[in-house]
RNA sequence: GCCGGCCGCGCGGGAGAGCGCGGGGCAGGGCGACCUGCGCCGCCACCGAAGGAGCAACCGCCCCGGAAACUCUCAGGUCAACGGACCGCGCAGGCUGG
Numbered sequence: 001g002c003c004g005g006c007c008g009c010g011c012g013g014g015a016g017a018g019c020g021c022g023g024g025g026c027a028g029g030g031c032g033a034c035c036u037g038c039g040c041c042g043c044c045a046c047c048g049a050a051g052g053a054g055c056a057a058c059c060g061c062c063c064c065g066g067a068a069a070c071u072c073u074c075a076g077g078u079c080a081a082c083g084g085a086c087c088g089c090g091c092a093g094g095c096u097g098g
Base pairs, nucleotide, nucleotide: 002098003097004096005095006094007093008091009090010089011088012087013086018044020043021042022041023040025038026037027036028035029034045078046077047076051074052072053071054070058066059065
């Protein structure tokens, strides 16, 4: 110097499944009965694409070990919004392989 990988930020795309039931709290509106919105607790049902865990085939001579969009559902989520694995583009550095 060249070609890659990982980490950060910004923009765009980005699935599934409950506007479930009960209790209680706060705020707003209403003379009031009551209505609306947002957290919290419990129960039932469901989903897989934050994170986490597992490994039949596969890699590995064997043991040990390794990976997924597969499996589980601890966590998370189940109108919209937010979030979201992953994909594309851009920006500035750091680490690392050849």
A computed fold for a 98-nucleotide RNA from Sphingopyxis sp., annotated as Glycine riboswitch aptamer. The coordinates come from a structure-prediction model, not an experiment, and the mean pLDDT is 76.